[in-house]
RNA sequence: UACUGAUAAAGGCAAACUAGCAGCAAUGCUGGGGCGCAAAACCUCCGGCCCAAAAAGCGCGGGUAGCGGGGUUGCCAAA
Numbered sequence: 001u002a003c004u005g006a007u008a009a010a011g012g013c014a015a016a017c018u019a020g021c022a023g024c025a026a027u028g029c030u031g032g033g034g035c036g037c038a039a040a041a042c043c044u045c046c047g048g049c050c051c052a053a054a055a056a057g058c059g060c061g062g063g064u065a066g067c068g069g070g071g072u073u074g075c076c077a078a079a
Base pairs, nucleotide, nucleotide: 004077005076012037013036017032018031019030020029021028022027035066041072042071043070045069046068047067048064049063050062051061
């Protein structure tokens, strides 16, 4: 230095399930919990998947960043 990543050190995040709250829904937030994660930090630009109340009237809208790609930032360091 890294496009690499260890049965390392320090610290971090937090699936299922669960209690409460928000939402039409997908789902989200907070607490408990801990399956996992080196970007499981942030961003819907591209593809996928999921939702459908109002408005609109047939591709827009919402969600998923822990589905993948891409962008931005970032801790440690053995071989």
This is a predicted structure of a 79-nucleotide RNA (c-di-GMP-I riboswitch aptamer) from a Candidatus Omnitrophota bacterium. NCBI's taxonomy places the organism under Bacteria, Pseudomonadati, Candidatus Omnitrophota. The prediction has a mean pLDDT of 80. Of the family's consensus pairs, 94% are formed in the model.